Overview: The part of an RNA shown here (large-subunit ribosomal RNA, domain IV) has 365 nucleotides and comes from a marine sediment metagenome. It matches the Rfam family "Bacterial large subunit ribosomal RNA". The full RNA is in RNAcentral, with records from MGnify.

[in-house]
Context: one part of a larger RNA
RNA sequence: CCCUGGUUAAGGAACUCGGCAAAAUGACACCGUAACUUCGGAAGAAGGUGUGCCCUCACUAGGUGAAGCGAUUCGCACGUGGAGCCGAAGGGGGUUGCAGAGAAAUGGCGGUGGCGACUGUUUACUAAAAACACAGGACUCUGCAAAGUCGCAAGACGACGUAUAGGGUCUGACGCCUGCCCGGUGCUGGAAGGUUAAGGGGAGAUGUCAUUCUCCGCUUCGGCGGAGGAGAAGCGUUGAACCGAAGCCCCAGUAAACGGCGGCCGUAACUAUAACGGUCCUAAGGUAGCGAAAUUCCUUGUCGGGUAAGUUCCGACCUGCACGAAUGGCGCAACGAUUUCCGCACUGUCUCGACCAGGGACUCA
Numbered sequence: 001c002c003c004u005g006g007u008u009a010a011g012g013a014a015c016u017c018g019g020c021a022a023a024a025u026g027a028c029a030c031c032g033u034a035a036c037u038u039c040g041g042a043a044g045a046a047g048g049u050g051u052g053c054c055c056u057c058a059c060u061a062g063g064u065g066a067a068g069c070g071a072u073u074c075g076c077a078c079g080u081g082g083a084g085c086c087g088a089a090g091g092g093g094g095u096u097g098c099a100g101a102g103a104a105a106u107g108g109c110g111g112u113g114g115c116g117a118c119u120g121u122u123u124a125c126u127a128a129a130a131a132c133a134c135a136g137g138a139c140u141c142u143g144c145a146a147a148g149u150c151g152c153a154a155g156a157c158g159a160c161g162u163a164u165a166g167g168g169u170c171u172g173a174c175g176c177c178u179g180c181c182c183g184g185u186g187c188u189g190g191a192a193g194g195u196u197a198a199g200g201g202g203a204g205a206u207g208u209c210a211u212u213c214u215c216c217g218c219u220u221c222g223g224c225g226g227a228g229g230a231g232a233a234g235c236g237u238u239g240a241a242c243c244g245a246a247g248c249c250c251c252a253g254u255a256a257a258c259g260g261c262g263g264c265c266g267u268a269a270c271u272a273u274a275a276c277g278g279u280c281c282u283a284a285g286g287u288a289g290c291g292a293a294a295u296u297c298c299u300u301g302u303c304g305g306g307u308a309a310g311u312u313c314c315g316a317c318c319u320g321c322a323c324g325a326a327u328g329g330c331g332c333a334a335c336g337a338u339u340u341c342c343g344c345a346c347u348g349u350c351u352c353g354a355c356c357a358g359g360g361a362c363u364c365a
Base pairs, nucleotide, nucleotide: 001360002359003358004357005356006355007354008353010351011350014349019346027051028050029049030048031047036041038173052095053094054093055092056091057090062086063085064084068080069079070078096100108344109343110342111341113339114338115336116335120132121131136171137170138169139168140167141166142165148157149156150155174331175330176329177328179261180260181259184258185257186254187253188252189251190250193249194248195247199243200242204238205237206236207235208234211230212229213228214227215226216225217224218223262280263279264278265277266276289323290320301317302316303315304314305313
């Protein structure tokens, strides 16, 4: 010096990101117990008092219940009886130590916000939470060979269930509520018109070709050969019009579907502000509630409270850079190894160190 314990004058969080760690509280009995509240809770709220031993009331209350006696259907059982044993809780008096739950084990408490209702679940090995789940709410699909899922299939789950059922998505107890927009995207419905695939359809074009025409050459005058032109049927190649479903375009509905929810200018008899007016744009221009917030950049906003002093905290204001209503809004008792701030108690966290014990480190073997 390090680790693990113990003690510490005066102060008592001045330490620190933060009371981290430690200290303190602690058992049982009695008294007593606030706001708030979903009337269950909060609550062991908080805050107090008592606790050993001896005598006594009094071996008391109470418990257990022998012998004996009675009756008897005579064995059990029953009634009576109270011996003996066990034995709280309390009243009165006394006594003793520094200390009586004499050791160990055994809640610190209160106030105020945020978030999540709650009990639960989670990153096995850095995160336990405000994340996930949850009961409750809503939308949507599904009529049973269900929808959905796994599988190439057979088949299986769903379910030996049947819309008070099952699947999916969102929200997340409870209370009060959940506004406007269907233009875009999605979904549902519609089928008149437009567009439209394969396929049908074949106008036309074209290749080949019997045959035939013209020219040239040869000829035994019958024809033969070459070049060029026209070209039916057939077989091929290509191919316009037209017919042709869903979808898309189109027409509606739908936001607890994905989502969205304005700008400029002027105006009141001080000033300021603007109930009011004008104008542009939009599908519609943010309603209730909340608001410098887990959201506020400017910002340590401004005011109030708490402190001697407060970038945090609480209450307001509203100028919301950039809250807002099931990507739920605002409240809310209870709950939380959650998070913010404050207080009481308590302390070596600190002022600021010191000492003690054990184990290391160190020296020697």